[in-house]
């Protein structure tokens, strides 16, 4: 130092450029003697900046963070 991949609720994961879902946990409720499980219901997210479009998690440009392969130098 170069190429390549990745980045979304607290966690894992989805979305063809068109209303950001869902499991999990965490609250709250029903249920139990009590606890779990179980069922209802609720909370929370698109890594920063710009750009492109009517419109962008999504294409494009830069940065950061991670991950891999490569070169250098010892």
């Nucleotide at each position: 130092u170069g190429g390549c991949c990745c980045a979304u609720c607290g966690u894992c994961u989805a979305a063809u450029g068109g209303c950001a879902g869902g499991a999990c946990a965490g609250c709250g409720g029903u249920u139990u003697u009590u606890g779990g499980a179980g069922c209802c219901g609720u909370c929370g997210g698109u890594c920063g900046g710009g750009g492109u479009u009517c419109g962008a998690a999504u294409c494009c440009c830069u940065g950061u963070g991670g991950g891999c392969c490569a070169g250098c130098c010892a």
Transfer RNA from an uncultured Deinococcota bacterium, 74 nucleotides, folded computationally. Rfam family: tRNA. Rfam's curators write: Transfer RNA (tRNA) molecules are approximately 80 nucleotides in length.